[in-house]
Order: sequence, then structure tokens, then C1' cells
RNA sequence: UCGUUCCUUCGGGGAAGGGUGACUCAUUCGAGAAUUCCCAAUCGGUGGUAUAGCCCACGAGCCGAGACGCAAGUCAGAGCAUGAUCCGGUGUGACUCCGGGGCCGACCGUACAGUCGGGAUAAAAGAAGGAUCGC
Repeated sequence: UCGUUCCUUCGGGGAAGGGUGACUCAUUCGAGAAUUCCCAAUCGGUGGUAUAGCCCACGAGCCGAGACGCAAGUCAGAGCAUGAUCCGGUGUGACUCCGGGGCCGACCGUACAGUCGGGAUAAAAGAAGGAUCGC
């Protein structure tokens, strides 16, 4: 230096505000009422590559063959699902930079949700470091 094995730590952000009023309560006047609808606002995991939410790949989601277990339960294959970009400029090189115009965002709950609440003080792609053994 390269590799093996083990361990530790880290590892996601986001609605300022305005409008409408389905629906609910009430004898009535009225009151409550969407951060989800409308106008505006705002956010962007990991690896690759000329610096990426939109290019390539991965992670997160659903399900559970099978395994372990007295049981509760734990691990979990295959499978399913998996969104969105164009133009101009600079340059050796950029759908990544600069300028301009667009677009996207799991599941459950709830007046229809990228942002509220929930699973989640979870998990994970991976990142940094330490130790060990070998060459």
C1' cells in the first nucleotide's frame, strides 16, 4: 500500500401569510371549520460523473417463501411498487456550473397533504475512524 474480520461514531430538509367554506353545533342570531382546495411560501438522502431533487445506480415503501423460537416474537428470499428537464452561455469536458423557463415527491390519518400528525428516539444507501490478521 492492498485485502480479510470485528468494533465505534455519524448518517433528511421544508408553508410567512391571505382567501374560500364541504361539514359540525345551535330554537334563532350566529359560532367553529382544509398548513390537504385556491393564491402565494418553502424543502431536496447516498454513490458515480465538471459541482445533479429531474442523467446512471442505490436507499427508504408493500408483501412474506423459508429459518430460529415453548410462546410472544425476530430475521427475511423471490416478487410488486419506485416521480420529475428543457433552452442559451462559458469551457477540453457540465441535461451537474452561470442565466432563463418548466416539472416531481411512498404509505396510513384527517376537508383531498413533498411540508401537519403517525410508523420513526426506527431503518438504510453510505461516510469517517479504530483494532486485528494476511500479503